About this RNA: The RNA shown here (transfer RNA) has 73 nucleotides and comes from Pedobacter sp. The source organism's lineage runs through Bacteria, Pseudomonadati, Bacteroidota, Sphingobacteriaceae and Pedobacter. The RNAcentral record of the sequence draws on ENA. It matches the Rfam family "tRNA". Rfam's curators write: Transfer RNA (tRNA) molecules are approximately 80 nucleotides in length. It is annotated as a transfer RNA.
């Protein structure tokens, strides 16, 4: 230097053709237990990497840049 992919909660990830941001795990109460894990209830946690465009409306469409990962040279 050229071509894909990808970025969403503390970790791993969904969200489908543009219309209220969820799930498991993790953590925090409280039930249960002698007590401790397990199990059962509940709860807090998010400027969707960063900036523009479009549009009533963007996690999705469009640019631009970063950062990670493959591939070609």
């Nucleotide at each position: 230097g050229c071509u894909g992919a990808u970025a969403u909660a503390g970790c791993u990830c969904a969200a489908u053709u543009g219309g209220c941001a969820g799930a498991g795990c993790g953590c925090c109460u409280g039930a249960c237990u002698u007590g401790u894990a397990a199990u059962c209830a509940g709860g807090a946690g998010g400027u969707u990497g960063a900036g523009a465009g479009u549009u009533c409306a963007a996690u999705u469409c469009u640019c631009u840049c970063u950062g990670u990962c493959a591939g070609c040279u």
Its mean pLDDT, the model's own confidence on a scale to 100, is 81.